The RNA shown here (Bacterial RNase P class A) has 347 nucleotides and comes from a Gammaproteobacteria bacterium. Model confidence (mean pLDDT): 76 of 100. The gene name in the source record is rnpB.
RNA sequence: GGAGUCGGCCAGGCAGUCGCCCAUCCUUGAGGGAUGGGAGGAAAGUCCGGGCUCCACAGGGCAGGGUGCCAGGUAACGCCUGGGGGGCGCGAGCCUACGGAAAGUGCCACAGAAAAUAUACCGCCCCGGUGCGCCGGGGUAAGGGUGAAAUGGUGCGGUAAGAGCGCACCGCGCGCGUGGUAACACGCGUGGCAGGGUAAACCCCACCCGGAGCAAGACCGAAUAGGGGAGCGUUUGAGUGUGCCCGCACGAGGCUCCCGGGUAGGUCGCUAGAGCCUGGCGGUGACGCUUGGGCCCAGAGGAAUGACUGCUCACGACAGAACCCGGCUUAUCGGCCGACUCCUUUU
Numbered sequence: 001g002g003a004g005u006c007g008g009c010c011a012g013g014c015a016g017u018c019g020c021c022c023a024u025c026c027u028u029g030a031g032g033g034a035u036g037g038g039a040g041g042a043a044a045g046u047c048c049g050g051g052c053u054c055c056a057c058a059g060g061g062c063a064g065g066g067u068g069c070c071a072g073g074u075a076a077c078g079c080c081u082g083g084g085g086g087g088c089g090c091g092a093g094c095c096u097a098c099g100g101a102a103a104g105u106g107c108c109a110c111a112g113a114a115a116a117u118a119u120a121c122c123g124c125c126c127c128g129g130u131g132c133g134c135c136g137g138g139g140u141a142a143g144g145g146u147g148a149a150a151u152g153g154u155g156c157g158g159u160a161a162g163a164g165c166g167c168a169c170c171g172c173g174c175g176c177g178u179g180g181u182a183a184c185a186c187g188c189g190u191g192g193c194a195g196g197g198u199a200a201a202c203c204c205c206a207c208c209c210g211g212a213g214c215a216a217g218a219c220c221g222a223a224u225a226g227g228g229g230a231g232c233g234u235u236u237g238a239g240u241g242u243g244c245c246c247g248c249a250c251g252a253g254g255c256u257c258c259c260g261g262g263u264a265g266g267u268c269g270c271u272a273g274a275g276c277c278u279g280g281c282g283g284u285g286a287c288g289c290u291u292g293g294g295c296c297c298a299g300a301g302g303a304a305u306g307a308c309u310g311c312u313c314a315c316g317a318c319a320g321a322a323c324c325c326g327g328c329u330u331a332u333c334g335g336c337c338g339a340c341u342c343c344u345u346u347u
Base pairs, nucleotide, nucleotide: 001343002342003341004340005339006338007337008336009335010334012312013311014310015309016308017307018306020038021037022036023035024034025033026032027031040318044329045328047327048326049325050324051323052213053212054211055210064209065208066207067206068205069083070082071081072080073079084098085096086095087094088093099204100203104202105201106198107197108196121144122143123140124139125138126137127136128135129134152170153169154168155167156166157165171193172191173190174189175188176187177186178185179184217268218267219266220265227259228258229257230256231255232254234253239250240249241248242247275295276294277293278292279290280289281288282287313316
């Protein structure tokens, strides 16, 4: 100098004018004024997890859903940190749903003899026949061919030709030992070696999960209509019962008072919190502790945070809170900082 990897940060700046929302204070006749505060790194998607609220709930199970190497962090997680195995990269580093395929079931296109109870197209070898073209029987799976995938790999021995048939190494299974909390790694011994793949196919195993959501929910609460109760009162009283009339009993409508539910509306929930900034200590780290210091940072209720002008620069992206918080994912003009890797050059 070039090419890269990882992590973090900023998200135009300044000034003026006019507005918008909230809080506090002053003033006041509706109203006005002063001061302070007023979106994000993703406020987004609503994909996970939790707080909070109501409902349900003895306990357990089924169904359903989710997670899936190990250890830790956390309120919790499908998140994060550290580690292990595998894959990619010269490297910094990146990716990884990574339990079980001898519990069972299903599937494996085309090609191919055969895609899983196994099997043999060409070939190779042996035997028999022969009309010398070949035919029949048997052995074999080393070679060829098909395929994404073909029954451990390489070599030597062996054999009629071959074959874990035998041996060595590698791989695999099992046992033991050592190291490690563990995943796992390494070593030794042992078995000739068993049943190809697929579980983000059904399934099995282990663990986790009750439902709905701030339009949750709590409180206050009219007018009108309707409900319940008590009292008064009339026969000019509907109606019911007593078979009918009379009579008697109950008694609607009326008036007065009381009670309770719901609606409109209002208040709360609502933002001081798993809070923010900055130290200290512990930890490799995620993170934890802190009787260190400082700070208050939107809270509306159809929704405020805007518009214009000037100067300036590197000419400004994606995007707008609606109960709150922790994550993940997605979108994003440009720019800055730090750590590290590789190549080249110079000393």